[in-house]
RNA sequence: GUCACGAACGGGCAAAGCCGGAGCAAUCCGGUGACGCAAAGCUGCGGGUCCUGAUCGUCAGGACAGCCGGGCCGCCGAA
Numbered sequence: 001g002u003c004a005c006g007a008a009c010g011g012g013c014a015a016a017g018c019c020g021g022a023g024c025a026a027u028c029c030g031g032u033g034a035c036g037c038a039a040a041g042c043u044g045c046g047g048g049u050c051c052u053g054a055u056c057g058u059c060a061g062g063a064c065a066g067c068c069g070g071g072c073c074g075c076c077g078a079a
Stems, first nucleotide, its partner, number of pairs: 005077002012037002017032006035066001041072003045069003048064007
């Protein structure tokens, strides 16, 4: 230094709910708030779930990364 691993240190993120806003909706943004998270950082590539429309076989568009898997980057350093 790298991989694995995850005790500790320093920290980090932030569910539901509530308030305000955007959207047909799923959902998202800000504030508040902490259920939790060693990637709960990024990525819509594969699967899946959800929303909208239609000619409803299915197709088209959208959403979810804190549903699963993959990819990329990454703090600290005991056993």
Predicted 3D model of a 79-nucleotide RNA (c-di-GMP-I riboswitch aptamer) from a Deltaproteobacteria bacterium.
It matches the Rfam family "c-di-GMP-I riboswitch aptamer". Its family is annotated with cyclic-di-GMP binding in the Gene Ontology.
It was read from a public genome assembly, where an Rfam model found it.
The model forms 100% of the base pairs in the Rfam consensus.
The coordinates come from a structure-prediction model, not an experiment, and the mean pLDDT is 90.
Taxonomically the source falls in Myxococcia (Bacteria, Pseudomonadati, Myxococcota).